[in-house]
């Protein structure tokens, strides 16, 4: 310096352009002599950031950051 890939609740990952979900982890509550675990519930997201297409974007175009992976160059 090309070139591909990732980025969404605290982590882990869905979601083929039509209200953002799951699981776990967090709190509440039930059970219990208590913890653990079972069971019911709540809460939490400007979907990297910045721009554009669209009635409508996480989804598709650009731009730009971070992390990975690959090639190239240099000593």
């Nucleotide at each position: 310096g090309c070139c591909g890939g990732c980025u969404u609740g605290g982590c882990u990952c869905a979601a083929c352009g039509g209200u953002a979900g799951a699981g776990c982890a967090a709190c509440u509550g039930a059970u219990u002599u208590g913890u653990a675990a079972u069971c019911a519930g709540u809460g939490g997201g400007u979907u990297g950031u910045g721009g554009g297409u669209u009635c409508g974007a996480u989804u598709c175009c650009u731009a730009u950051a971070g992390c990975c992976g690959g090639c190239a160059c240099c000593a």